Overview:
This is a predicted structure of a 98-nucleotide RNA (SAM riboswitch aptamer (S box leader)) from a Bacteroidota bacterium. Its Rfam family is "SAM riboswitch aptamer (S box leader)". Its Rfam clan is "SAM clan". Model confidence (mean pLDDT): 85 of 100.
Order: sequence, then structure tokens, then C1' cells
RNA sequence: AUUUUAUAACGAUGAGGUGAGAGACAAGGCUCUGUGACCCUCAGGCAACCUGUAAAAGCAAGGUGCCAAUUCCUUCCCGAUAUUGGGGCAUAUAAAUU
Repeated sequence: AUUUUAUAACGAUGAGGUGAGAGACAAGGCUCUGUGACCCUCAGGCAACCUGUAAAAGCAAGGUGCCAAUUCCUUCCCGAUAUUGGGGCAUAUAAAUU
């Protein structure tokens, strides 16, 4: 890297560095951002999956992960009185597999 399955409306911050964009891709919006966003490092935290423990609920935080806004919303399909409900595609994470 491929495939499958499961989950994704809960939860979780500071400091230092950098210096202009960022929010997965394309588009339309809408938010964040020199009162320093995004990203990197350190420390801290959360608890999705594996793991450990437990009859279980839970607890722990060892392995990954995560710590603005529902995966920020929508764009594909069906229904509905605009609003909107359900499903799909894609994405992300985990475990297994080729």
C1' cells in the first nucleotide's frame, strides 16, 4: 500500500518555536487566524479501538489515536411544506488480513 469489519452529534490544554494562511481532496458556504491560527517540540489531558482487570457495569492508560466548530455544513439518492429526515460515496481511527 490492498481488503474486510466496527466506530465517528460525548470527551480532552498550556508553554516554547515559526510567521500566513487554515479547516482531507474539488466546488459552494460558514468559521478560526498578527489578541499569532495551521504546523513542529515539550509537558499535560481525553478515552475511540486493541490490551489489562472485572460475571458485568466499570476501572486502568501499556499500543495506536485524539485534544475549535457533528467528519464544521452541503454538493450523490429517496422522502418531506422552505426548514429537514434517512441512506450512500469519500475521509479518519482501530483491529485483522493479503